A computed fold for a 253-nucleotide part of an RNA from a Rhodothermales bacterium, annotated as large-subunit ribosomal RNA, domain VI. The prediction has a mean pLDDT of 86. NCBI's taxonomy places the organism under Bacteria, Pseudomonadati, Rhodothermota, Rhodothermia, Rhodothermales. The sequence was found in a public genome assembly.
Context: one part of a larger RNA
């Protein structure tokens, strides 16, 4: 821009993609068949492999913005207590996100037309034949069925509300996000819980600091499941979203 007003939800869906996989045991049944050896078909149940798809409760990684030990050296005047730097200094752990080795789920069932085959009737051709006319079966295969996009399907579909002039709607800007490269999409802008803070809570590390106590000290005990905390969850106007601004549309040729 187009879909002959314009907005906003729900659609339908011609079209396109993706899936389509497969052992093994256990029954039927040691039965049918076979002399024996030996061993089903059909049906019906379990448990697996790869392969997709989603997710993080569980295990498991990571987790340079969290806890903590701890060397070697600088700085805060010394002690104590912090701190910079050295691969994140080393190391042990480890929220939230992301992930697999995890977890949950799919590839069932069904229906149509069929292939190869395998048949009913049945003439040409008094018989005989699935075939000629007519019918019925038949496959992991085709065309439905699952899943996911899809009205630029210029053939532009469709139902429902809504607006009619400062009115409607969309944007700019702002605080943002389980969204994101940047536009894009969500959320929210004081008639606010949007993010930050701050309160609790989970959850992480592991018992701060001082200060008593015991020991010549190192330490260690007491106060203390203590101090500290990123992303998690609920709260709470304490900070920032103030205030502004800008485009379309004239009842639809």
């Nucleotide at each position: 821009c187009g879909u002959a007003g314009g907005a906003a939800a729900u659609u339908u869906g011609a079209g396109u993609a993706g899936a389509u996989c497969u052992g093994u045991c256990c029954u039927u049944a040691g039965u049918a068949c076979g002399a024996g050896a030996g061993g089903a078909c059909c049906g019906g149940g379990a448990c697996g492999g790869a392969c997709c798809g989603a997710c993080c409760u569980c295990u498991a990684g990571u987790g340079u913005a969290u806890c903590u030990g701890u060397u070697g050296u600088g700085g805060c005047g010394c002690c104590a207590g912090c701190u910079g730097c050295a691969u994140u200094g080393c190391a042990g752990a480890g929220u939230a996100g992301c992930u697999a080795c995890g977890u949950c789920g799919g590839g069932a069932a069904g229906g149509g037309a069929u292939a190869a085959g395998c048949g009913c009737u049945g003439a040409a051709a008094g018989c005989a034949u699935c075939u000629a006319a007519g019918c019925a079966c038949g496959a992991a295969g085709c065309c439905c069925a699952c899943u996911a996009c899809a009205a630029g399907a210029u053939g532009a579909g469709a139902u429902u509300u809504c607006c009619c002039u400062u009115a409607u709607a969309g944007g700019u800007u702002g605080u943002u996000c389980u969204a994101g490269a940047u536009g894009a999409g969500g959320a929210c802008g004081u008639c606010g819980a949007u993010a930050g803070g701050c309160c609790g809570c989970a959850g992480g590390u592991g018992u701060a600091c001082g200060c008593a106590c015991a020991g010549c000290g190192a330490u260690g005990u007491g106060u203390u499941c203590a101090g500290c905390c990123g992303a998690g969850c609920g709260g709470u106007a304490c900070u920032a979203a103030u205030u502004a601004c800008c485009u379309a549309u004239g009842a639809g040729a």